[in-house]
Context: one part of a larger RNA
RNA sequence: UUGGGCGUAAAGAGCUCGUAGGCGGUCCGUUGCGUCUGCCGUGAAAACCCGGGGCUCAACCCCGGGCCUGCGGUGGAUGCGGGCGGACUAGAGUCCGGUAGGGGAGACUGGAAUUCCUGGUGUAGCGGUGGAAUGCGCAGAUAUCAGGAGGAACACCGGUGGCGAAGGCGGGUCUCUGGGCCGGAACUGACGCUGAGGAGCGAAAGCGUGGGGAGCAAACAGGAUUAGAUACCCUGGUAGUCCACGCCGUAAACGGUGGGCGCUAGGUGUGGGGAUCGUUUCCACGAUCUCCGUGCCGCAGCUAACGCAUUAAGCGCCCCGCCUGGGGAGUACGGCCGCAAGGCUAAAACUC
Numbered sequence: 001u002u003g004g005g006c007g008u009a010a011a012g013a014g015c016u017c018g019u020a021g022g023c024g025g026u027c028c029g030u031u032g033c034g035u036c037u038g039c040c041g042u043g044a045a046a047a048c049c050c051g052g053g054g055c056u057c058a059a060c061c062c063c064g065g066g067c068c069u070g071c072g073g074u075g076g077a078u079g080c081g082g083g084c085g086g087a088c089u090a091g092a093g094u095c096c097g098g099u100a101g102g103g104g105a106g107a108c109u110g111g112a113a114u115u116c117c118u119g120g121u122g123u124a125g126c127g128g129u130g131g132a133a134u135g136c137g138c139a140g141a142u143a144u145c146a147g148g149a150g151g152a153a154c155a156c157c158g159g160u161g162g163c164g165a166a167g168g169c170g171g172g173u174c175u176c177u178g179g180g181c182c183g184g185a186a187c188u189g190a191c192g193c194u195g196a197g198g199a200g201c202g203a204a205a206g207c208g209u210g211g212g213g214a215g216c217a218a219a220c221a222g223g224a225u226u227a228g229a230u231a232c233c234c235u236g237g238u239a240g241u242c243c244a245c246g247c248c249g250u251a252a253a254c255g256g257u258g259g260g261c262g263c264u265a266g267g268u269g270u271g272g273g274g275a276u277c278g279u280u281u282c283c284a285c286g287a288u289c290u291c292c293g294u295g296c297c298g299c300a301g302c303u304a305a306c307g308c309a310u311u312a313a314g315c316g317c318c319c320c321g322c323c324u325g326g327g328g329a330g331u332a333c334g335g336c337c338g339c340a341a342g343g344c345u346a347a348a349a350c351u352c
Base pairs, nucleotide, nucleotide: 003324004323005322006321007306008305012320014201015200016199017198021194022193023192025088026087027086028085029084030083031082033081034080035077036076037075038074039073040072041071042070048066049065050064051063052062053061054060091191092188093187094186095184096183097182098181099180103177104176105175106174107173108172109171110154115149116148117147118146119145120144121143125136126135162169163168206247207246208245209244210243211242215241216240220236221235222234223233258319259318260317261316262315263314266297267296268295269294270293271292272291273290274289275288276287277286278285301308302307325352326351327350334345335344336343337342
């Protein structure tokens, strides 16, 4: 519970697509459904409200009026909303020409480094820490040189820089492929916005089958520390981390800020495009303007304050989601989903 809210107090769904629904640009015609209006009928009585009256008053009772917010019929109005018809181009989309990018998928490939193996040189230590020890090493380690194997990640460039709806994306080449931005204004002609359900995508960890396994490393073992030390430190080390396919569907999935459109001082960086001017052979550079993105500062305004401030948390409109004291509890039960782990939906008693 017809209220007020959702950056940090409770509250924006992790993200997108999209069904129903809600909402919807400019002009003309038409209709008269909504809307407005006149009249007619109906809207029982009682109750209620107002006026008057009767019991000595009142309660109570009686009379008249109102009310009965409505429904039906009929006449009219046509601004706004709706239906139908026609037209338009400022919304939306298509097309043409450019352009930036770690956007996605697959295949191939490169160098540095770690580890391991083989061989050479070489000898007594190495490693590790606060200090040590476990550990490794005379069966020749560490160090160093050459060769080989294998896996994973890509130094510098690198940037509050770029791309993506979000999760996220970074060595190089090729193939396939999505989106954006700018310029033009040829085409369509409102085709739009949002989106209950629904569908798809969705880090890490985890699960299934098969592969792979260098380094790292839950569990585990040992050494230390300590009163203890199921830790922090050290030496090892298995799942896992990697690949393919299939699940899981969560997160501080955060800008803790849903999406769309319009409006509202400036200043200063930076990424992408365009126009004009200047320097200019070209390339490039500079100045001004402009569109799109991304930061910082800041006015009005907003805010409990912090802060936000044309990338709004300002001023408005449309649509969705969500909140309603703390604990119990994101739990139980039920249902749906999952191989499982568990996920989604979601109480109450009791208590403060």